[in-house]
């Protein structure tokens, strides 16, 4: 310098027909305990990496850019 993948809550990650943004951890509040751990209920938490196209509508399809990871030189 090239080609491939990856980027989505604090972390790991789903997210196939393009039309709801979610799960498990972890917060935090209540309840249960003499506490504490567990469990149960309730909540907080998101520029879906940034920019631009497409389109009645884009996490999802195009195009640039950036960060990482692999491969090949």
């Nucleotide at each position: 310098g090239g080609g491939c993948c990856u980027g989505u809550a604090g972390c790991u990650c789903a997210g196939u027909u393009g039309g709801g943004a979610g799960a498990g951890c972890g917060c935090u509040a209540c309840a249960c305990u003499u506490g504490c751990a567990c469990u149960g209920u309730a909540g907080a938490g998101g520029u879906c990496a940034a920019g631009g196209g497409u389109u009645c509508g884009a996490g999802c399809c195009c195009c640039u850019u950036c960060a990482g990871g692999u491969c090949c030189a």
Predicted 3D model of a 73-nucleotide RNA (transfer RNA) from an uncultured Anaerolineae bacterium. Its Rfam family is "tRNA". Its family is annotated with triplet codon-amino acid adaptor activity in the Gene Ontology. Rfam describes the family as follows. Transfer RNA (tRNA) molecules are approximately 80 nucleotides in length. The coordinates come from a structure-prediction model, not an experiment, and the mean pLDDT is 82.